RNA sequence: GCGGGCGUAGUACAGUGGUAGUACAUAUCCUUGCCAUGGAUAAGACGGGAGUUCGAUUCUCCUCGCCCGCU
Numbered sequence: 001g002c003g004g005g006c007g008u009a010g011u012a013c014a015g016u017g018g019u020a021g022u023a024c025a026u027a028u029c030c031u032u033g034c035c036a037u038g039g040a041u042a043a044g045a046c047g048g049g050a051g052u053u054c055g056a057u058u059c060u061c062c063u064c065g066c067c068c069g070c071u
Stems, first nucleotide, its partner, number of pairs: 001070007010024004018054001026042005047063005
């Protein structure tokens, strides 16, 4: 330099045009004499920009970061 893959909550992952979800973690409450365990509730995210579309996490382009291959 060229090609490909990935980027979603603090962490690990789902979701492939129409409400962003699961587990653990975090906070509050209940349970307990205290801790642990267990139960309930809540907060928290689509790497950035542009385009297509009534509507984009999803499709297209550019860009940034990580990984793999070729040279």
Annotation:
RNAcentral holds the sequence, with entries from ENA. Predicted 3D model of a 71-nucleotide RNA (transfer RNA) from Candidatus Harrisonbacteria bacterium CG10_big_fil_rev_8_21_14_0_10_44_23. Taxonomically the source falls in Candidatus Harrisoniibacteriota (Bacteria, Bacteria candidate phyla). Its mean pLDDT, the model's own confidence on a scale to 100, is 82. It matches the Rfam family "tRNA".